[in-house]
């Protein structure tokens, strides 16, 4: 010199499931009690392999599984995806 990466920041795209039942409310929402559901904030589990002192331990991923936690109209939130960055860092 600067393609690219990674983290950040910022705009923008994004599913899924009862606007469920009773108290309360003009209605939702909170709250308090009942039932059923979703999985793409977090969160928790594990497989091949690796490593071992080899019974055994021990690292080990996800959109998979668990639903603790969050939702289940719309706002809000959202994993991931895309653009911007007189943000950092690292570079063919």
């Nucleotide at each position: 010199g600067g393609a690219u990466g990674u983290u950040a920041a910022u705009g923008g795209g994004a599913a899924g499931a009862g606007u469920c039942c009773g108290u309360u409310u003009c209605c939702a929402a909170c709250a308090c009690g009942g039932c059923a559901c979703c999985g793409a904030a977090g969160g928790g589990g594990c497989a091949a392999a690796g490593c071992u002192g080899c019974a055994g331990g021990c690292u080990g991923a996800a959109u998979c599984u668990c639903u603790c936690a969050g939702g289940u109209a719309a706002a809000a939130a959202g994993a991931c995806c895309c653009g911007u960055u007189a943000a950092a860092c690292a570079g063919a």
This is a predicted structure of a 92-nucleotide RNA (Glycine riboswitch aptamer) from an Anaerolineaceae bacterium. It was read from a public genome assembly, where an Rfam model found it.